[in-house]
About this RNA
A computed fold for a 1491-nucleotide RNA from Chloroflexi bacterium OLB13, annotated as small-subunit ribosomal RNA. The source organism's lineage runs through Bacteria, Bacillati and Chloroflexota. The coordinates come from a structure-prediction model, not an experiment, and the mean pLDDT is 85. The sequence was found in a public genome assembly. Its Rfam family is "Bacterial small subunit ribosomal RNA". Its family is annotated with ribosome and structural constituent of ribosome in the Gene Ontology.
RNA sequence: GAAUUGAUGGAGAGUUUGAUCCUGGCUCAGGAUGAACGCUGGCGGCGUGCCUAACACAUGCAAGUCGAACGGUCCCUUCGGGGAUAGUGGCGGACGGGUGAGGAACACGUAGCUAACCUGCCCUCAAGACUGGGAUAACCCUGCGAAAGCAGGGCUAAAACCGGAUAAGCUCACGAGGAAGAGAGGCCUAGUGAGAAAAGUCUAAGGAGCUUGAGGAGGGGGCUGCGGCCCAUCAGCUAGUUGGUAGGGUAAUGGCCUACCAAGGCGACGACGGGUAGGGGGCCUGAGAGGGUGACCCCCCACACUGGGACUGAGACACGGCCCAGACUCCUACGGGAGGCAGCAGUGAGGAAUAUUGCGCAAUGGGCGAAAGCCUGACGCAGCGACGCCGCGUGGACGAUGAAGGUCUUCGGAUCGUAAAGUCCUUUUCUGCGUGACGAGGAAGGACGGUAGCGCAGGAAUAAGUGUCGGCUAACUACGUGCCAGCAGCCGCGGUAACACGUAGGACGCAAGCGUUAUCCGGAAUUACUGGGCGUAAAGGGCGUGUAGGCGGCACGGUAAGUCAACCGUGAAAGCUCCCGGCUAAACUGGGAGAGGUCGGAUGAGACUGCCGAGCUAGAGGGUCGUAGAGGGGUGUGGAAUUCCGGGUGUAGUGGUGAAAUGCGUAGAGAUCCGGAGGAACACCAGAGGCGAAGGCGGCACCCUGGACGACACCAGACGCUGAGACGCGACAGCACGGGGAGCGAACGGGAUUAGAAACCCCGGUAGUCCGUGCCGUAAACGAUGUGCACUAGAUGUUCGGUCCUCUACGGGGGAGUGAGCGUCGCAGCCAACGCGGUAAGUGCACCGCCUGGGGAGUACGGUCGCAAGGCUAAAACUCAAAGGAAUUGACGGGGCCCCGCACAAGCAGCGGAGCGUGUGGUUUAAUUCGAGGCUACGCGAAGAACCUUACCUAGGUUUGACAUCCCCUGACCGCGUAUGAAAGUACGAAUCCGAAAGGCAGGGAGACAGGUGCUGCAUGGCUGUCGUCAGCUCGUGUCGUGAGAUGUUCGGUUAAGUCCGAAAACGAGCGCAACCCCCGGGUCUAGUUACAAGUGUCUAGACCGACUGCCUGCGACAAGUGGGAGGAAGGUGGGGAUGACGUCAAGUCAGCAUGGCCUUUACAUCUAGGGCUACACACACGCUACAAUGGCGCGCACAAUGGGAAGCAAGACCGCGAGGUGGAGCAAAUCCUGAAAGCGCGUCGUAGUUCGGAUUGCAGGCUGCAACUCGCCUGCAUGAAGCUGGAGUUGCUAGUAAACGCAGGUCAGCACACUGCGUUGAAUACGUUCUCGGGGCUUGUACACACCGCCCGUCACGUCAUGGGAGCUGGUCACGCCUGAAGUCGGGAAGGUAACCGAAAGGAGCCUACUGCCGAAGGCAGGGCUGGUGACUGGGACGAAGUCGUAACAAGGUAGCUGUACCGGAAGGUGCGGCUGGAUCACCUCCUUU
Repeated sequence: GAAUUGAUGGAGAGUUUGAUCCUGGCUCAGGAUGAACGCUGGCGGCGUGCCUAACACAUGCAAGUCGAACGGUCCCUUCGGGGAUAGUGGCGGACGGGUGAGGAACACGUAGCUAACCUGCCCUCAAGACUGGGAUAACCCUGCGAAAGCAGGGCUAAAACCGGAUAAGCUCACGAGGAAGAGAGGCCUAGUGAGAAAAGUCUAAGGAGCUUGAGGAGGGGGCUGCGGCCCAUCAGCUAGUUGGUAGGGUAAUGGCCUACCAAGGCGACGACGGGUAGGGGGCCUGAGAGGGUGACCCCCCACACUGGGACUGAGACACGGCCCAGACUCCUACGGGAGGCAGCAGUGAGGAAUAUUGCGCAAUGGGCGAAAGCCUGACGCAGCGACGCCGCGUGGACGAUGAAGGUCUUCGGAUCGUAAAGUCCUUUUCUGCGUGACGAGGAAGGACGGUAGCGCAGGAAUAAGUGUCGGCUAACUACGUGCCAGCAGCCGCGGUAACACGUAGGACGCAAGCGUUAUCCGGAAUUACUGGGCGUAAAGGGCGUGUAGGCGGCACGGUAAGUCAACCGUGAAAGCUCCCGGCUAAACUGGGAGAGGUCGGAUGAGACUGCCGAGCUAGAGGGUCGUAGAGGGGUGUGGAAUUCCGGGUGUAGUGGUGAAAUGCGUAGAGAUCCGGAGGAACACCAGAGGCGAAGGCGGCACCCUGGACGACACCAGACGCUGAGACGCGACAGCACGGGGAGCGAACGGGAUUAGAAACCCCGGUAGUCCGUGCCGUAAACGAUGUGCACUAGAUGUUCGGUCCUCUACGGGGGAGUGAGCGUCGCAGCCAACGCGGUAAGUGCACCGCCUGGGGAGUACGGUCGCAAGGCUAAAACUCAAAGGAAUUGACGGGGCCCCGCACAAGCAGCGGAGCGUGUGGUUUAAUUCGAGGCUACGCGAAGAACCUUACCUAGGUUUGACAUCCCCUGACCGCGUAUGAAAGUACGAAUCCGAAAGGCAGGGAGACAGGUGCUGCAUGGCUGUCGUCAGCUCGUGUCGUGAGAUGUUCGGUUAAGUCCGAAAACGAGCGCAACCCCCGGGUCUAGUUACAAGUGUCUAGACCGACUGCCUGCGACAAGUGGGAGGAAGGUGGGGAUGACGUCAAGUCAGCAUGGCCUUUACAUCUAGGGCUACACACACGCUACAAUGGCGCGCACAAUGGGAAGCAAGACCGCGAGGUGGAGCAAAUCCUGAAAGCGCGUCGUAGUUCGGAUUGCAGGCUGCAACUCGCCUGCAUGAAGCUGGAGUUGCUAGUAAACGCAGGUCAGCACACUGCGUUGAAUACGUUCUCGGGGCUUGUACACACCGCCCGUCACGUCAUGGGAGCUGGUCACGCCUGAAGUCGGGAAGGUAACCGAAAGGAGCCUACUGCCGAAGGCAGGGCUGGUGACUGGGACGAAGUCGUAACAAGGUAGCUGUACCGGAAGGUGCGGCUGGAUCACCUCCUUU
């Protein structure tokens, strides 16, 4: 190096949208816990258990022991002795045990150093232990005190204390020498002088114990490097401070302390300050890197009521010792005392929450002792708690009539479910009885413990819950509820059919537990080292110069700090991983190995980085010669224009706007000419052209001055890049002072507009705009793109150089390379997409700046800058489940383009005015039944409400029912009669079955059930309206795009048409269009009831023909097609009808019908009579009749078509003025009923409310019907209203159409101005598509998608919440200053006391005390820093189904928007100045692409 083998090893989902991709936050699934809470709970093993108040503690225990150190006292005695122990003395009480308050520090960890140190007990070695002395407690006496205790006097012992001797070695002083070492207070050697030891007791007679010295082991002190928290809204800190000298102090270094001297020391590599915190091994999580954590166990530190202090000691500044101060508690005789559970139990308190005042020293370990032994709440065990981990059980097998019962049901069944019962079996567990340990090294001795284990017996016996079931996420139905009650981790459920709430059945998950809450890691690549970003999503600093820092060209030598390698040391144990072992197994545990560090040491390597030395020239710089330019500053100067002033001419207007007005003007404006003044800006040139770092820069000339580029390759030799801080520059607005002021112009005044108009428009106009000086320091300061360097296809334009070639009329032109800029298109690549693409947003390197969900907020507080305005820096509480980017499809636009429609326009006739009819609203009513509601309800459902209809109201009845099915009984039923009644009905009477049976019919009875025009059209079917007879709507395959989606369907033509042609990444297809169907128009043939005299065929009704842009010509693209023409009855769809795509409006209908669910059942059903639906101040809609002479009236004459007719249509005739009546021929109908009217002819009326008009009313009649009062139609006579062409506005219609005229039919007993049809007469106009409405296509913008009837902003009002300011009030904390100053060490100590030593004594030395000095805790006084709580009032903010005002933004949002600043305004906001495009539309210019 390769191969092989093995081990390890990373999962996502929901939620922004109509949909999509991206960005981005929120949320979930996992694991964990010293846990807590809810429900539940059989057993065992092993662990574990105050996380809060380092809050306060009753009671008991937790450190004593030694009589073999000593005296004394007491007890026993076998007289040998044994035992007890207050005191002296020794050792121990510095360990063990607890806690985590403090502490950000050499506290901890790790690696070192100590040449600057100590070390009792233990081990080894060496040397020694001689001789004297004086006291003192206990004890006794006296006294004080309540007590705690104390004082005085007297006696006494020691291994207590003291003197002397000795000194191997030790210590000190003096001076000498030596080795190693960086360095000597260490080591070695010799000398002189000085100094310091000891204890006796017991004995198994070995010794133990004692003294001195040397060494060891273990333990400790000190020092150093490195490592591990947050805040810079803490940036400067420091007087013992930093160093030195001398001294003190300590075991020991040192400002550790003191005096003196010097003036240093620390800090952006974060000093100082603030906050927080015991540190580590480890533990949890994670693929890892990391993140979080520091319970239990182990190591270290710190603390022991709070603060201070020392004493003793080998060791302490000492948890169960001492002194002082303070707080607290207790005792007290009020004088004074006592105390410290953060030891084990336990109590109170706090808290969501955490255990027994247990047993034992049997084991392990510790203290003392020679030992026996004593002590040991360390420890070993037990108890309590499912708090955790692990294990076991609650039975096993068989058992289908798939029992009963529950639930659901489409009523068939399904499911709980082999589940149960039942049969057979087992006994872990349980209960009882028996036996019974290991833990104890030679005998005995066991708290646990009569426990574990073992044996026997009994009997399925004693043992299952909890959470969930809309998606994520595994598991579904029923009922209840009805935006209520409630659920919810996120999205979200609940407003009458809830798999989402509650309950039930069932299901799913886990299981003696299951859920919830809290916290941590994960998922989150969502702080990105591994492993992210910044054009538009959050994010490039406004721009430069440059400090520190980071990074750095080519080649050589050296070095070895980084780097690499193997080695050595260390990284305690426990834990972790692997292997092996012990408890039945597991948890647990024993042994072994491994892993674990930015660690230390020594060795080696020398590429790369660093460092040192000496070089190079490609980077950077310089030089020389040139070039272009609105680069900057200053001083002058020029013309045009505006305004003003003076003068001339001249007269009534001017100006301004959408239209006006304010304004100016007869005191002469505006216009025009001449002259003058003054300020500001520089037309054309001018170009996306140039210059500059950016802001920015534009007449011309001169002066001063910065930079860039080209050529040459002469100099020098890495001198470079970036750049936190810093410094400078920095549009406009704004500020200060002084000038200036023509035009423009915030504010302001006025005029308009308007609902208002604090605006847009207009007339004025101040700051300002200009200059000088000084501030300010912001911006859409943008390419929303930091700077530098390198690399990576092309094409094309333009500016400034330079080289070469070529043409030249020498002016210049053309071409090919090349350097530097400024643009466009575009490959690869990148990008979420848009887009970028040598001027990168591509590929890399270096450095800086910045981002981390939206809102709150670029705000508050603090700091800093500023004259101010304000700038820079910059949070949190709270709140939301999003906020966003790009692109897609729609919809929309007071966006654009194209096209269509009786849409407008052009016309004709109307409606809106009148009277009447009908419908609706409203009102009324006992009821005026119900529905329909812009277009698309309103002569609509209703093609016909006097009763009926009828659903409504009043009154009277019926209850298995008016109607259906089933069962039983009876027998006929139907019908008839009587009474009563308004009727329905009720009561009674007479008469009374058929059939073989099934049964038929009726009555009675019981119950299932009937019934409902009751509700829900938002549970539905069906049907219908509308957009719209519009030309659209889609699919398959392919292609493009990450995707939504696009393409096809767009484009050029054309059409009534997505009709057709052509083109084209599309090719085809479907539903629509068209055609096929019906009627009408021409013809031919056939037939002949009817028609007419025959026969014929006007006609009737059947078949067929006929029309296709087929023909000609123009246009067009040689197409589709289109203009014109011929022929033809008909010509380009011949006219009309039927036919209605995907879909929209939760459109309409539960009252036509059907139907789920709900409701009702002597009533919401049903029957009956009467009433109502017909009401009437009004309003609207649709009609009729009119207003008259194109007419009315009278007389006469003419011409249709569609239709209907048997309880029907009805002729002639007769009666009646008439409606009509009598009567009945004819007709089941091409035969009969059957006559049209406008029209035409003649006459009359003469413009009049009329001979128009006919409402209203009176009288008299007719018809239908059981019945015309409420409430029918018609007739005659009489009456004779309004009305003289209808405001704003609005409807229909493009040809056999409108208009006018009548006829028929359905409904219907009767009732037609409505409706549906039929024919007769029969026009006018269309230039055209600007505008209105509706629609289609393409395109554009969008913050809309419930889709503009959309969205959405701000003030105000109300409620809730958190927060800033705030006169203040009140805490905490931190030092500083001054005062007082305890205990105590140190220093002084003339006063007092005093056994040992000296001295014969006096006395002295020494020691102690009082007193005193320095320091000093606490306290007091005063000012201050930091940080909380609270506060009248006040500022904004967030949130809250339907409050107020407006309409700012999104479309050109109706004044394009946004922006910095300034002023103004109820509010959004408006305006000025400058800037931006993140502006639509149109036009022009330029460039590019294609030809």